[in-house]
C1' cells in the first nucleotide's frame, strides 16, 4: 500500500414509538421502545380544610417538560444510526408500525494498533 465472514483497543454519536388500561399492567411493531436520582409544572384521580351549597385553598400521586447518571442495541465518513423539513404529501392500519414521495434534499458521531499477502527500495548470502 492493499485486506480482514471490514480485526482488537480505546473513544465518541443516536433513538426509545404506538394501542388498551384509573392503576397494576397487557398487546404490536422493530436490532432496539429502559432503569434511578434532580429541578419545574401539575391533574378530569385521591387525600384533607373552610364553606348551607355553588365553589374555593392546601397536599400526594399518574402525567407533562427540562436536565443528568447507567442498561441494552444501533451507528460513526463505503456515514438513511438517528435529527430537521415535519403537527409534509399518497396508499394503508383503531393507531404507531408499513409501502411511495420529500430524497442521495440539508445536516449528522474517529483516533490508534495488530495480524497475513503483495509491491518498491537496502543489506547480506549462493
Nucleotide at each position: 500500500g492493499c485486506c480482514g465472514c471490514u480485526g482488537c483497543u480505546c473513544c465518541g454519536g443516536g433513538g426509545u414509538g404506538c394501542g388498551c388500561g384509573c392503576a397494576a399492567g397487557c398487546g404490536c411493531u422493530g436490532a432496539g421502545a429502559u432503569g434511578c436520582g434532580a429541578g419545574g409544572c401539575g391533574a378530569u384521580g385521591c387525600c384533607g380544610a373552610a364553606g348551607a351549597a355553588a365553589u374555593u385553598c392546601g397536599g400526594c400521586u399518574g402525567g407533562c417538560c427540562u436536565g443528568g447518571c447507567g442498561a441494552a442495541c444501533c451507528c460513526g465518513a463505503c456515514g438513511a444510526a438517528c435529527u430537521u423539513g415535519a403537527u409534509c404529501c399518497g396508499g394503508u392500519u383503531c393507531a404507531u408500525a408499513c409501502c411511495g414521495g420529500c430524497g442521495g434534499a440539508a445536516g449528522a458521531a474517529g483516533a490508534g494498533c495488530c495480524g497475513a499477502c503483495c509491491u518498491c527500495c537496502u543489506u547480506g548470502c549462493c
A computed fold for a 126-nucleotide RNA from Verminephrobacter eiseniae, annotated as TPP riboswitch aptamer (THI element). The coordinates come from a structure-prediction model, not an experiment, and the mean pLDDT is 77. The RNAcentral record of the sequence draws on Rfam and Ribocentre. Taxonomically the source falls in Verminephrobacter (Bacteria, Pseudomonadota, Burkholderiales, Comamonadaceae).